């Protein structure tokens, strides 16, 4: 060179007008609320709303069922279904990269087609036919032949699967039937916190096969509801409490009396609705150093203040310049996953070719 693998950062710059919002200071008004100046003003994912957690409120939520959910081992957190490291299995030549990876020796269920047979197996094809019987020969001992019963899991055959492999012996033919070796179970030793791994041990003829993202079991977790959670202020009508007053009263009708017709007023006080105001943004918080520690991550020191609206601000418009700019807009917050995203940059390593 030239293919890649892992991790990280960055997501036009600069200036000038004019606005919209927050805060702080300050002028002017009774106040509302107007102005000036200074400063702040979206993201790495702000997104899906898919998990954990702070936070508030409810019957303080402890315990059983239920359901749900996590699911190899240690650690890390406030916590996790995240993250580091580890184990084991698979892929890659490798740098790496992927995995829902607990139990099938408690139980139940499942397994389409194909096949003789799908689980304490099985006889379609083959092979054999020792043993029983049958045929033939022989006085008979027996030897021949044929495959009726019956052996047989070596070969073929179906199948995602068909009950350890090689060899040797054995055998009528076979067969862990016996043997050696590999292989596997189980147990013991080492090593390691553990997964789990090594073994020149021991011990069993050997797999009581799949499947738990089927039920099920074990082990752990998990109360619901959400900032429209919630708190605080408090008009107007209505109803509601308590006291007081009047029922010789008030209101309507009606010019006005009589009649008629309905009916109690006032005060305080509480709840509460529009409204407001508040949660609201200092923080499991940024960045620098340092110490532990393989790392997640943790102490420890300094240092800086970083968006808060409430129909919803963060914008336009003009120069100048580059490599001409993706994917996208905060609504209580935070820790993660996930998923979109032009293009540039940096480590650190692997691999194939050349060269020296």
């Nucleotide at each position: 060179a030239g293919a890649g693998u892992u991790g990280g950062c960055u997501g036009g710059a600069c200036a000038g007008u004019c606005g919209c919002u927050g805060u702080a200071g300050u002028g002017c008004g009774c106040a509302a609320g107007c102005g000036c100046u200074a400063u702040g003003g979206a993201g790495g994912a702000a997104a899906g709303u898919c998990c954990g957690g702070g936070c508030u409120c409810c019957a303080u939520a402890g315990g059983g069922c239920a359901g749900a959910g996590u699911g190899c081992c240690a650690g890390g957190u406030a916590a996790c279904g995240c993250c580091u490291g580890g184990g084991a299995g698979g892929c890659g030549u490798g740098a790496g990269c992927c995995u829902a990876c607990g139990g099938a020796a408690a139980g139940u269920g499942c397994a389409g087609c194909a096949g003789a047979g799908a689980g304490u197996a099985g006889a379609c094809c083959g092979c054999c036919g020792a043993u029983g019987g049958c045929c033939u020969c022989g006085c008979a001992a027996g030897a021949g032949g044929a495959u009726c019963a019956g052996g047989u899991a070596a070969g073929g055959g179906u199948g995602a699967a068909a009950g350890g492999g090689u060899g040797c012996g054995g055998u009528a033919a076979g067969a862990g039937c016996g043997c050696a070796c590999c292989g596997c179970g189980c147990g013991g030793c080492u090593g390691g916190c553990a997964a789990c791994a090594g073994u020149u041990c021991g011990u069993g003829g050997c797999a009581c096969g799949g499947u738990a993202a089927a039920c099920c079991c074990c082990a752990c977790u998990c109360g619901g509801a959400g900032c429209a959670a919630g708190a605080c202020c408090a008009a107007a009508u209505a109803g509601g409490a308590a006291c007081c007053c009047a029922u010789u009263g008030g209101u309507g009708u009606g010019g006005c009396c009589c009649g008629c017709a309905c009916u109690g007023g006032g005060u305080u006080c509480g709840g509460g609705u529009a409204g407001g105001u508040u949660g609201c943004u200092a923080c499991a918080g940024g960045c620098a150093g340092u110490c532990a520690g393989u790392g997640a991550u943790g102490g420890c020191u300094g240092u800086c203040g970083c968006a808060g609206a409430g129909g919803a601000a963060u914008g336009a418009c003009u120069g100048u310049u580059c490599u001409c700019g993706a994917c996208a807009g905060a609504a209580c917050c935070c820790g993660g996953c996930u998923u979109a995203c032009a293009g540039g940059c940096c480590a650190a390593c692997u691999c194939u070719u050349a060269u020296u």
Molecule: Bacterial RNase P class A
Organism: Pseudomonas nanhaiensis